[in-house]
Context: one part of a larger RNA
RNA sequence: GGAUGAACGCUGGCGGCGUGGAUAAGGCAUGCAAGUCGAACGCCCCCCACUACUUUUAACGUAAUAUGCGUAGCUGGUUAUUUAAAAUAAUUUAUUUUUAAAUAACCUUACACAGCAUAUUGUUUUAAGAGUAGUGGGGGGAGUGGCGAACGAGGUAGUAACACGUAGGUAUGAACCCCAAAGUCAGGAAUAACUCACCGAAAGGUGAGCUAAUACUUGAUGGUCUCUUCGGAGUAAAGAUUUAUCGCUUUGGGAUCAGCCUGCGCAGUAUCAGCUAGUUGGUAGGGUAAAAGCCUACCAAGGCAAUGACGCUUAGGGGAGGUGAGAGCCUGACCCCCACCGAUGGUACUGAGACACGGACCAUACACCUACGGGUGGCUGCAGUCGAGAAUCUUCCACAAUGGACGAAAGUCUGAUGGAGCGACGCCGCGUGACUGAUGAAGUCUUUCGGGAUGUAAAGGUCUUUUAUGAAGGAGAAAAUUUUGAUAGUACUUCAUGAAUAAGGGGUUGCUAAACUCGUGCCAGCAGCAGCGGUAAUACGAGUACCCCAAGCGUUAUCC
Numbered sequence: 001g002g003a004u005g006a007a008c009g010c011u012g013g014c015g016g017c018g019u020g021g022a023u024a025a026g027g028c029a030u031g032c033a034a035g036u037c038g039a040a041c042g043c044c045c046c047c048c049a050c051u052a053c054u055u056u057u058a059a060c061g062u063a064a065u066a067u068g069c070g071u072a073g074c075u076g077g078u079u080a081u082u083u084a085a086a087a088u089a090a091u092u093u094a095u096u097u098u099u100a101a102a103u104a105a106c107c108u109u110a111c112a113c114a115g116c117a118u119a120u121u122g123u124u125u126u127a128a129g130a131g132u133a134g135u136g137g138g139g140g141g142a143g144u145g146g147c148g149a150a151c152g153a154g155g156u157a158g159u160a161a162c163a164c165g166u167a168g169g170u171a172u173g174a175a176c177c178c179c180a181a182a183g184u185c186a187g188g189a190a191u192a193a194c195u196c197a198c199c200g201a202a203a204g205g206u207g208a209g210c211u212a213a214u215a216c217u218u219g220a221u222g223g224u225c226u227c228u229u230c231g232g233a234g235u236a237a238a239g240a241u242u243u244a245u246c247g248c249u250u251u252g253g254g255a256u257c258a259g260c261c262u263g264c265g266c267a268g269u270a271u272c273a274g275c276u277a278g279u280u281g282g283u284a285g286g287g288u289a290a291a292a293g294c295c296u297a298c299c300a301a302g303g304c305a306a307u308g309a310c311g312c313u314u315a316g317g318g319g320a321g322g323u324g325a326g327a328g329c330c331u332g333a334c335c336c337c338c339a340c341c342g343a344u345g346g347u348a349c350u351g352a353g354a355c356a357c358g359g360a361c362c363a364u365a366c367a368c369c370u371a372c373g374g375g376u377g378g379c380u381g382c383a384g385u386c387g388a389g390a391a392u393c394u395u396c397c398a399c400a401a402u403g404g405a406c407g408a409a410a411g412u413c414u415g416a417u418g419g420a421g422c423g424a425c426g427c428c429g430c431g432u433g434a435c436u437g438a439u440g441a442a443g444u445c446u447u448u449c450g451g452g453a454u455g456u457a458a459a460g461g462u463c464u465u466u467u468a469u470g471a472a473g474g475a476g477a478a479a480a481u482u483u484u485g486a487u488a489g490u491a492c493u494u495c496a497u498g499a500a501u502a503a504g505g506g507g508u509u510g511c512u513a514a515a516c517u518c519g520u521g522c523c524a525g526c527a528g529c530a531g532c533g534g535u536a537a538u539a540c541g542a543g544u545a546c547c548c549c550a551a552g553c554g555u556u557a558u559c560c
Base pairs, nucleotide, nucleotide: 001560002559003558004557006556007555008554009553010552013430014429015428016427017426018425019423020422026386027385028384030383031382032381035147036146037145040144041143043141044140045139046138047137048136049135050134051133052132053131054130055129056128057127058126059125061123062122063121064120065119066118067117068116069115076107077106078105079104080103081102082101083100084099085098086097087096154341155340156339164265165264166263167262168261169260170259172258173257174256177254178253179252180251181250182249183248184247185219186218187217188216194209195208196207197206198205199204225234226233227232239246240245267313268312269311274304275303276302279301280300281299282298283297284296285295286294316338317337318336319335320331321330322329323328343364344363345362346361347360366377367376368375369374394420396419397418398417402416403414404413405412406411433463434462435461436460443454444453445452446451468497469496470495471494472493473492477487504549505548506547507546508545509530510529511528515544516543517542518541519540525532526531
């Protein structure tokens, strides 16, 4: 001199782009960070429409019954009146009884029939309401099932080794994707959800019963694969639908990804010199997708090492970054690739893929709930909190873009991502005014008292408006015909106002650019080194002047 994920002191106007928990892989309240599919399936709830049935009300029409009115007859009875006959008493006649006929009134029975009114009941049609069942559509809920959850995001604890880098190898595997070929036949039994009963504070659980599927399962077929005594035996599939398609099974190839093996490179330490029994090799067996002591049994006694084994310490590796003329030295923040980790230790299950951050089980420590019987949890995801620390941010907005998962799609989810906020933490850019202005004002400092410096500096005059403030307009980013912008009324443009809103820090003995006066008197103090200060200090403190850099300037730490 350069550099930094910096911190501290003084100071601080704006913008763009970056960047920001390096310490305690210490503990974490709260919210969110992985779901999706009804075009695989059954069910529950709500809404709408239609159909069928039941029912209520109203209107209209109609049938039956009853009553009343009304038309025309008929049967029987009772009473009254009249006439006739008979009987009785009396014989002129009268009275009583009986019978018959006629008329009138009343009662009763049966039948026929045109019709009217009222009531009840039934029924047809229409309208409205309610209920039940079914079908279709939409929304919500949990469940079975499929795919995803092994990616993305975070961290660097461990690891000195095939971990990484580079150059090779093969004894292997692969969901989704692409290409090609073949197939997709016939059956079955359950179970969750649900209902009922029960246990528990909760978390959760038990029993009985019902049901579906692209869930499970049997058979058939077999070009593939396995076994084979070479005759043969065994081995697959799933349907959905709006009829456009989407799927399923098997085989071969591709793309890409992954596993495994090897050569070379890869920190310090010899005050670590010997290490090793599955150790080194073989045979047989097991095991894996796959080679192999990977594992087991037996056999042999090997294997590594001063070209540094083994041990200990430290450490993720690389692309890269800093510095330097280079060689080199130092570093491994952000970004990219790889590895490893997910409170600590261990284990497997599922799956194409995990021995799995937001899955399971066990143990440990810690924390929380509890009815004390028992349960629950894992921010090294995004924010945020406590702690420790010199020290490191918002419990923000949006899926508009890019990308991912699922879905046929619409779409849903996405703290990835896109953005905004905070911090001079860094880099870059801009501004804090320009021109003019001398009797060189005043003030201050200094002086040899004549003067000199501050100094065109100020004031004053003439301008400008970057910036600031206010007002108006207002994007690109949106692709793909329509629609869709969080950022954001932001960037930007125009107008108005008015020099208006904006300068400090360090230094001045030499190294090292820039000096005088006063105060102090080996005191107070300075200091990177040399050193300065004991009465004339250009080195301490102050003032003035000057020098350097500048929204920064110094100090500290570290590297070259």
Small-subunit ribosomal RNA, 5' domain from a Minisyncoccia bacterium, 560 nucleotides, folded computationally.
The coordinates come from a structure-prediction model, not an experiment, and the mean pLDDT is 80.
Its Rfam family is "Bacterial small subunit ribosomal RNA". Its family is annotated with structural constituent of ribosome and ribosome in the Gene Ontology.
The organism belongs to Minisyncoccia, within Bacteria.